[in-house]
RNA sequence: CCAGUCGGCUGGACGGCCGCCGUGCUCGCGCACGGAGGAAAGUCCGGGCUCCAUGGAGACACGGCGCCGGAUAACGUCCGGCGGGGGUAACCCCAGGGAAAGCGCCACAGAAAGCAAACCGCCUCGCCCUCGCCGCCGCAAGGCAAGAGGACGGGGUAAGGGUGAAAGGGUGCGGUAAGAGCGCACCGCGCGGCCGGCAACGGCAGCGGCAUGGCAAGCCCCGCCGGGAGCAAAACCGAAUAGGGAUGGCGGAGCCCGCAAGGGCUCGGGCCUGUCUUCAGGUCUUGUCAUCCGGGUUGGUUGCUCGAGGCGGUCGGCGACGACCGCCCUAGAGGAAUGGCCGUCACGCCGGCGCCCGCGAGGGCGUUGGCCUUACAGAACCCGGCUUACAGGCCGGCUGGCGCC
RNA sequence: GCGCCCAUCGUCUAGCGGUCUAGGACGUCGCCCUCUCACGGCGAAAACAGGGGUUCGAUUCCCCUUGGGCGCACCA
Numbered sequence: 001c002c003a004g005u006c007g008g009c010u011g012g013a014c015g016g017c018c019g020c021c022g023u024g025c026u027c028g029c030g031c032a033c034g035g036a037g038g039a040a041a042g043u044c045c046g047g048g049c050u051c052c053a054u055g056g057a058g059a060c061a062c063g064g065c066g067c068c069g070g071a072u073a074a075c076g077u078c079c080g081g082c083g084g085g086g087g088u089a090a091c092c093c094c095a096g097g098g099a100a101a102g103c104g105c106c107a108c109a110g111a112a113a114g115c116a117a118a119c120c121g122c123c124u125c126g127c128c129c130u131c132g133c134c135g136c137c138g139c140a141a142g143g144c145a146a147g148a149g150g151a152c153g154g155g156g157u158a159a160g161g162g163u164g165a166a167a168g169g170g171u172g173c174g175g176u177a178a179g180a181g182c183g184c185a186c187c188g189c190g191c192g193g194c195c196g197g198c199a200a201c202g203g204c205a206g207c208g209g210c211a212u213g214g215c216a217a218g219c220c221c222c223g224c225c226g227g228g229a230g231c232a233a234a235a236c237c238g239a240a241u242a243g244g245g246a247u248g249g250c251g252g253a254g255c256c257c258g259c260a261a262g263g264g265c266u267c268g269g270g271c272c273u274g275u276c277u278u279c280a281g282g283u284c285u286u287g288u289c290a291u292c293c294g295g296g297u298u299g300g301u302u303g304c305u306c307g308a309g310g311c312g313g314u315c316g317g318c319g320a321c322g323a324c325c326g327c328c329c330u331a332g333a334g335g336a337a338u339g340g341c342c343g344u345c346a347c348g349c350c351g352g353c354g355c356c357c358g359c360g361a362g363g364g365c366g367u368u369g370g371c372c373u374u375a376c377a378g379a380a381c382c383c384g385g386c387u388u389a390c391a392g393g394c395c396g397g398c399u400g401g402c403g404c405c
Numbered sequence: 406g407c408g409c410c411c412a413u414c415g416u417c418u419a420g421c422g423g424u425c426u427a428g429g430a431c432g433u434c435g436c437c438c439u440c441u442c443a444c445g446g447c448g449a450a451a452a453c454a455g456g457g458g459u460u461c462g463a464u465u466c467c468c469c470u471u472g473g474g475c476g477c478a479c480c481a
Base pairs, nucleotide, nucleotide: 001401002400003399004398005397006396007395008394009393010392012345013344014343015342016341017340018339020035021034022033023032024031025030037376041387042386044385045384046383047382048381049230050229051228052227054280055279056278057277058276059275060274062226063225064224065223066222067081068080069079070078071077082096083094084093085092086091097221098220102219103218104215105214106213119161120160121157122156123155124154125153126152128150129149130148131147135144136143137142169187170186171185172184173183174182188210189208190207191206193204194203195202196201234302235301236300237299244293245292246291247290248289249288250287252267253266254265255264256263257262268285269284270283271282272281295480296479297478309328310327311326312325313324314323315322316321348371349370350369351368352367353366354365355364356363357362406477407476408475409474410473411472412471415431416430417429418428423461433449434448435447436446437445454470455469456468457467458466
């Protein structure tokens, strides 16, 4: 210098004028202060908060997660490690438990797709046909005949071919009629042992001749986690209406006090937020609950922003992160404000001119004119993450290649 | 704002992970029939929203994005 890879930051600046929203002050006119993001987004996870009166135990169902250890309020997030895959490397990717618990599926092709199988091929045996060495028999035709080829049938084989995504370990040597873990060496796999590591896992030597292919983002099994709804939650004040109708559930019994209204007790029953059982407790039991239809109001206050909050420093830890100290307060409303214009500058793009480098294509610098005044996008109860979108610019770490000292 | 659902020819829809070159109806177009139109007959064109993953193989299973649809407040 070029190429790559990983991480972080920024995402117009200043001034003037006119507006918008909130808060405070003011009788008022007005004045002062504050006013979007790294994703405010998708709503994919996890929490806080509120309500369902509440709490404990067990079972089932449903949903989610899934190598190991740690971080955290929690997580499907993050950090460190392990294993597998890709890359020369830096580095990147992995829904990465279980297929010898069971069920299911594996189309087409192929002989065979799951208790393996035998199409071509290879080998062997039987029988038949053709040719037929050395020779023998026969006067001759011819016959016998080692062997070779072919057809048919029986058997062996899993090396080779062919099919497929996948064919019951791979390579080599031996072995065999041909072959085969049939035997051996190495690699792979499985089993138990020792060593290292908290663990996932790794290493070492040994044994086993190999025994059960894939799919669980198919059902499922194992382990772990999870009650539901969501700020349109919820609470208070106020206004208005027909405190209406239909369907369904529960609407039990006894005793006591009281003149009565009513109250109390006991045994039951219903409800208590996935279902069931159980324990404690609450509540209802003469009107109440659920759904639907119909009616009314579209007012105010709280929740509402100080919070697992930011910034800086020290210490601990490889790190995620934690502890301590100091400083700071930073939108909070409603269908909803954070904007517009002008000037200057910066960046970018296009064009003209001048200079320089280069054989050239072209590049760099200066000046001038024009354009864009900028990408993705916009709070709605609040946090921690993930994912997705993002013009341009800046910084740092690391890797590879080339050149120079 | 919050919660939920869906996406297949122009429209309405079928479609056990494989024989999908994705089936059907209506519509469109062409030919035949008819004097002409309609009806009828024959034939054709036309689709898995986009991207990634699992798998030998995806319209189907999973994730992300895009687009569309539905529901909700309070009082009595």

Two RNAs folded together computationally: RNase P RNA and transfer RNA, 481 nucleotides in total. It holds a member of the Rfam family "Bacterial RNase P class A". The family's RNA type in Rfam is ribozyme.